[in-house]
FMN riboswitch aptamer (RFN element), 121 nucleotides, folded computationally.
It was read from a public genome assembly, where an Rfam model found it.
Its mean pLDDT, the model's own confidence on a scale to 100, is 84.
RNA sequence: GUAAACUUUCAGGGCAGGGCGCAAUUCCCGACCGGCGGUAUACCCCGCGAACCCUCAAGGCGAGGGCCGAACUUGUGUGAUUCAAGUGGCGACAGUAUAGUCUGGAUGAGAGAAUGUUUCU
Numbered sequence: 001g002u003a004a005a006c007u008u009u010c011a012g013g014g015c016a017g018g019g020c021g022c023a024a025u026u027c028c029c030g031a032c033c034g035g036c037g038g039u040a041u042a043c044c045c046c047g048c049g050a051a052c053c054c055u056c057a058a059g060g061c062g063a064g065g066g067c068c069g070a071a072c073u074u075g076u077g078u079g080a081u082u083c084a085a086g087u088g089g090c091g092a093c094a095g096u097a098u099a100g101u102c103u104g105g106a107u108g109a110g111a112g113a114a115u116g117u118u119u120c121u
Stems, first nucleotide, its partner, number of pairs: 001121001003119004008114003017029003031101002033091002035048004043089002052066005071087005093104003
């Protein structure tokens, strides 16, 4: 310096204020939030994870497949659907007056980030 195996730690935010109503942080006005990697700095470009569904397996750990939201305009620049300005849009399942934001599975899982050890060159 490089590669492999392993250890440890970390790894998600958000309805102020108001209206109707017996009842809503769920409806309406309005407010607020944006996991990980890549790339000119990204919620809406590409990919990944989680969630959800199916099949197999099952004491337990699992294996395979499916599904997987939403953006434009102008400007600057060598370069930006990422920056600036403007106007839009999206957000699993279960519960409950209909939920991106409440409660729950979840003191879970995890893309990945950092750290250390060993081996090899």